[in-house]
RNA sequence: UCCGAUUUAGCCAUGCUAGUUGCACGAGUUCAGACUCGUGGCGAAUAGCUCCGUAACACGUGGCCAAACUACCCUACGGAGAGGCAUAACCUCGGGAAACUGAGGCUAAUACCUCAUAACGUUCCCACGCUGGAAUGCCGGGAACUGGAAACGCUCCGGCGCCGUAGGAUGUGGCUGCGGCCGAUUAGGUAGACGGUGGGGUAACGGCCCACCGUGCCGAUAAUCGGUACGGGUUGUGAGAGCAAGAGCCCGGAGACGGAAUCUGAGACAAGAUUCCGGGCCCUACGGGGCGCAGCAGGCGCGAAACCUUUACACUGCGCGACCGCGCGAUAAGGGGACCCCGAGUGCGAGGGCAUACAGUCCUCGCUUUUGAGAACCGUAAGGUGGUUCUCGAAUAAGGGCUGGGCAAGACCGGUGCCAGCCGCCGCGGUAAUACCGGCAGCCCAAGUGAUGGCCGAUCUUAUUGGGCCUAAAGCGUCCGUAGCUGGCCACGUCGGUUCGUCGGGAAAUCCAUCCGCUCAACGGAUGGGCGUCCGGCGAAUACCACGUGGCUUGGGACCGGAAGACCCAGAGGGUACGUCCGGGGUAGGAGUGAAAUCCCGUAAUCCCGGACGGACCGCCGAUGGCGAAAGCACUCUGGGAGGACGGCUCCGACAGUGAGGGACGAAAGCUAGGGUCUCGAACCGGAUUAGAUACCCGGGUAGUCCUAGCCGUAAACGAUGCCUGUUAGGUGUGGCACCCGCUACGAGCGGGUGCUGUGCCGUAGGGAAGCCGCUAAACAGGCCGCCUGGGAAGUACGUCCGCAAGGAUGAAACUUAAAGGAAUUGGCGGGGGAGCACUACAACCGGAGGAGCCUGCGGUUUAAUUGGACUCAACGCCGGACAUCUCACCAGCACCGACAGUAGCGAUGAUCAUCAGGUUGAUGACCUCCAUGCUGAGCUACUGAGAGGAGGUGCAUGGCCGCCGUCAGCUCGUACCGUGAGGCGUCCUGUUAAGUCAGGCAACGAGCGAGACCCGCACUCUUAAUUGCCAGCAUGACCCCCGGGUCGAUGGGUACAUUAGGAGGACUGCCGUGGCCAACACGGAGGAAGGAACGGGCAACGGUAGGUCAGUAUGCCCCGAAUGUGCUGGGCUACACGCGGGCUACAAUGGCCAGGACAAUGGGUUCCAACGCCGAAAGGUGCAGGUAAUCUCAGAAACCUGGUCGUAGUUCGGAUUGAGGGCUGAAACUCGCCCUCAUGAAGCUGGAUUCGGUAGUAGUCGCCUUUCAGCAGAGGGCGGCGAAUACGUCCCUGCUCCUUGCACACACCGCCCGUCAAAGCACCCGAGUGGGGUCCGGAUGAGGCCAGGAUUCCCUGGUCGAAUCUGGGCUCCGCAAGGGGGCUUAAGUCGUAACAAGGUAGCCGUAGGGGAAUCUGCGGCUG
Repeated sequence: UCCGAUUUAGCCAUGCUAGUUGCACGAGUUCAGACUCGUGGCGAAUAGCUCCGUAACACGUGGCCAAACUACCCUACGGAGAGGCAUAACCUCGGGAAACUGAGGCUAAUACCUCAUAACGUUCCCACGCUGGAAUGCCGGGAACUGGAAACGCUCCGGCGCCGUAGGAUGUGGCUGCGGCCGAUUAGGUAGACGGUGGGGUAACGGCCCACCGUGCCGAUAAUCGGUACGGGUUGUGAGAGCAAGAGCCCGGAGACGGAAUCUGAGACAAGAUUCCGGGCCCUACGGGGCGCAGCAGGCGCGAAACCUUUACACUGCGCGACCGCGCGAUAAGGGGACCCCGAGUGCGAGGGCAUACAGUCCUCGCUUUUGAGAACCGUAAGGUGGUUCUCGAAUAAGGGCUGGGCAAGACCGGUGCCAGCCGCCGCGGUAAUACCGGCAGCCCAAGUGAUGGCCGAUCUUAUUGGGCCUAAAGCGUCCGUAGCUGGCCACGUCGGUUCGUCGGGAAAUCCAUCCGCUCAACGGAUGGGCGUCCGGCGAAUACCACGUGGCUUGGGACCGGAAGACCCAGAGGGUACGUCCGGGGUAGGAGUGAAAUCCCGUAAUCCCGGACGGACCGCCGAUGGCGAAAGCACUCUGGGAGGACGGCUCCGACAGUGAGGGACGAAAGCUAGGGUCUCGAACCGGAUUAGAUACCCGGGUAGUCCUAGCCGUAAACGAUGCCUGUUAGGUGUGGCACCCGCUACGAGCGGGUGCUGUGCCGUAGGGAAGCCGCUAAACAGGCCGCCUGGGAAGUACGUCCGCAAGGAUGAAACUUAAAGGAAUUGGCGGGGGAGCACUACAACCGGAGGAGCCUGCGGUUUAAUUGGACUCAACGCCGGACAUCUCACCAGCACCGACAGUAGCGAUGAUCAUCAGGUUGAUGACCUCCAUGCUGAGCUACUGAGAGGAGGUGCAUGGCCGCCGUCAGCUCGUACCGUGAGGCGUCCUGUUAAGUCAGGCAACGAGCGAGACCCGCACUCUUAAUUGCCAGCAUGACCCCCGGGUCGAUGGGUACAUUAGGAGGACUGCCGUGGCCAACACGGAGGAAGGAACGGGCAACGGUAGGUCAGUAUGCCCCGAAUGUGCUGGGCUACACGCGGGCUACAAUGGCCAGGACAAUGGGUUCCAACGCCGAAAGGUGCAGGUAAUCUCAGAAACCUGGUCGUAGUUCGGAUUGAGGGCUGAAACUCGCCCUCAUGAAGCUGGAUUCGGUAGUAGUCGCCUUUCAGCAGAGGGCGGCGAAUACGUCCCUGCUCCUUGCACACACCGCCCGUCAAAGCACCCGAGUGGGGUCCGGAUGAGGCCAGGAUUCCCUGGUCGAAUCUGGGCUCCGCAAGGGGGCUUAAGUCGUAACAAGGUAGCCGUAGGGGAAUCUGCGGCUG
């Protein structure tokens, strides 16, 4: 300081809130002061409460009353004469429950009445003045008329009162300029309405009311109507301008349960007065009465929302009173409420312990006492509060929010796991959450802190200050023109606006400054300023605006001249094409398409020639051209009309610009009526296409397209750019006019220039978000109009106007949403374009896969288990993954294991361990029995924690490694430059390359990573070296022999050759020719072992792919922890109706089989390779030299060659499957190994759609080695033998790179996205009807008031106004509603694919028709 203002101006129990006066009067009563009743006076119209109504002279401000009143108060002057009748209280008697009331009898006054006088009033006459903006006012004199004062009161003798007039003050009433809400989806309103005359009424003007007369009055400067709302001072906010509010306090208004009326009075239409009506409540003896808290307390109700049924008249004031005084829920005080503002406190110090960076915490000691408790005094109406002093005691006193960003403060812990929850907005949460919930820590405020709602600011986001409209929302389709707004040059006048001076007002409070008073402050006071941004009076100035007058010509208009024009209207004429028909010729097709078909044609089509008719249209010229306001306008000629430009020594003289309303014109489609109908052609009918095809394509075809007369009034009606005026560089085209110059064939000729006026392009300054605009502005200025204010709902609904209709114009809200949008950038993408490239592209060629059988991997299924991972390329003979046990992670069963710590217990009277036998078991001192044995000797058990271990989870927590983009040629940086910026440039262009490789150009110049270079292998030569390699020549030895010789590197020797392994050389477009720019480079050639990177490898960018791997190892987190750990036995990973991938073997004669013969390279080897000998038919066995390896060995390559046989057949092809016998490895081959021999002899006769590899020592084909490995290759990795065919190109398919283009994509086309239908929810619209409110107009009844007449004691009649009730109708608002309609929203519904790329038929606009739907088609238009 505030506290039932917001919702209910809802209802109220009880108490209180207006009395006073004995100095007006009568009476009663008392010992007395007094007190009481009544008459009279004054007051009760103030104060207090509330904000319903009211959009109004209600309020604010300034004027006016020449149209007024004012009790009490003040000033001045004058006055108060003479009479009279009553009545209350009281007494007596009544009625009634009460409220109240009746009759009779007294009596007084400052109560009341009569007469007189004065002022005053009305009318008339005379006269001249005054004030003022203006006489209708006032003043003087006279006359008449009616009306018309007083309380010679009271007194204490001081006074207090009474009456009249004039003035003042105060208060009130009335009129008026200006100001202040929303709606035009309210445009016309009004009959007492506007005025006049005459009355009535009022304090007073006035249609305020009445009679008569006239027909006015108000309105786009917003009348009327509707909604909302008391107005102002002020309050909040803001730099201000403003915006929002009007609670409290102050001023004004209005109201008192709803409504009406009246009396009294100076003042009321009064609610703590009266009467009545309505509704509500109460009392009642049922006859009748009473009440009105939006006064103070208090109660109920309503609500989110607001206190005590306190004290006192002590203060301030008000009423009465002569005074004392009395009264006052006004007021002053107290109580309650953190409701607001302000101030203060909740302690301070020292030492020690813990801890330690501080902070903190615990203990001990000391200090202070605001506050707290108590007491006394002061103070107060009374107390409390309060003030002063004293005593006690750290005692009685801290919370709230936040900690991801904005925004100060955690990269702490635990829990949770898109759950629970948080969040103003952005956004957190899907197992490591700084964002949830807790803990700890911290930050900000602090008796508060937060939340919610409202208002202002932020927001230049309603823009006056201070915005915009090409593309973001926004220029009317275009013009004419009314009101309005704006307006050229000169002069004079006026001074309305404007400016200045002065005077008056603009209440106080509030606000600001200074000072002062409460201990400070809040609060209060004084002074000054300011505020109210304004109004009024007077005076001055005259530049500008305005107004008046006069003039001017440059704006504008008129006139004249010769040119230009698809400008408009009407008439006349023409042209080709097309269609139909006729005649002639002519023959089998025509037409149409991506391909077809429907269709036409033997009744003669199409085609050619000739002719007739018909309607529509107007080639070339023709253009970036011209004209028009726009829509729009094109064959030619004629007539009529209109406009613009140019030129002029002509005229008028500001006549102008824009333009709300209004009017006119206005493509196409559409409508009405009547014609016309060649073509084209919505709808429609067929044919195709397609999953479908209500479409695109094709064949037909109605309305329409054309004309006349009307209507409609819209388009992407676009330059997405309103009209007018002025100013501001150029260059280059083109149309019109005028002038000049040159040439001239003299033609309206050719060329050039200047001026004016149109129309394009480029461009400076400048502007712009940019794209871009740029004298034809989107620049710089001025004037006027229109329009915008996030997206959607929606140009929808309702209402109104227009229209024949279709529909047009105007034009919302609820609800929903965080974006929608523009321009540009980088990517990605395109059934866009250009260039280049690639055997994981094509083409050409060769060989395969897909069909069969088998092997192997995957899926599926099965199973106790068939462990797990990997899924387009880039999973699937992959995890080096050939699993008998092991591996091993899976299944069944059995057994084993706890470092360390704590607690408890047992233990040398033996913990623990091991073990015989029997039982049990698949097996076992694992367990049980026996405690039986021991040369066992100190720990063990249980529980709680904690470990070891985990092929348990998470590759979406990770490291590392790998795959793919990529057999690619790209990816960046520094400096400079360009751009507001993202970003660009460089990196682009031309040529070239395998290459961003190189060269030339260029706002770029350089550089880095990648490419290349480099490294390895291989191909040639030289050189060095020579063992375990080699053997040409020499020698030796052995063997064979047909005696000629041959063979064996075995030996000596040699190091020639081969080989091995070190080094060096060589290839660089170096040379020639051609092309190219005298380039880079390409092509051809020479030489050379090799030629243009010789060939093959290694290495291999910035990054991306949440690619793969937690099961190789490592590793975070989570989990298990006596089992998800460890071991053992057995099983499984090997299953089998099926599907897929990769292989092997084949289908045979280029072959199979038999016999004989030839030639490699890479590699491996000590738990190993094994020569050689012997045995066996073979697999193999056995014995044993040599070899740690250029020495020994695996190890006899095969295809091939020679000869023979088979003869096209399911075979002498093919070998699956099965049977029998044997062998090897191993602890063990049953599930489940390999080999040998014999027997058996399946499918299969070259493989659909589709698909894979390969460009040369390649494909194909042939074998060999090795890895894994005890054993097992059809696999992987290597090695050599034989050895082709076809491109020497292309971008068609699949992709990649670069440039460019479009984009509504950015998770990036596996993108985005539209509509119907289905489901749910929400709000809305229409709606037969139904219920209620408000308001207006009638009718009936009618309380009561007023007037007139009669009667005058009551009253009666008539007229008028009229609350309330009943009733009829109009307008409007609200609620409910069957049913109907669209809209919006909602993780995973249905149908399609409309749009975005040329979106696969370019899209869009208007219109019309059709269709499940997006949409399709016709006509005209736009380019977005």
Molecule: small-subunit ribosomal RNA
Organism: Halegenticoccus soli